[in-house]
RNA sequence: GGGAAAUUAGCUUAAUGGUAGAGCUGCUGUUUUACACACAGCUGGUGUGUGUUCAAGUCACAUAUUUCCUA
Numbered sequence: 001g002g003g004a005a006a007u008u009a010g011c012u013u014a015a016u017g018g019u020a021g022a023g024c025u026g027c028u029g030u031u032u033u034a035c036a037c038a039c040a041g042c043u044g045g046u047g048u049g050u051g052u053u054c055a056a057g058u059c060a061c062a063u064a065u066u067u068c069c070u071a
Base pairs, nucleotide, nucleotide: 001070002069003068004067005066006065007064010024011023012022013021018054026042027041028040029039030038047063048062049061050060051059
């Protein structure tokens, strides 16, 4: 230099173009003499930009970071 893949919540990880979910963590409450467990609930997210579309996490282009292959 060329090619491929990945990027979604604090962490791990889903999502046929049609309401972004789950587990763990965190917070609140119930329970307990107290802690833990358990139960109920809450918080919190699509790397960035531009486009296509009635509608984009998903499609296109550019860009950033990381990993791998190759010269």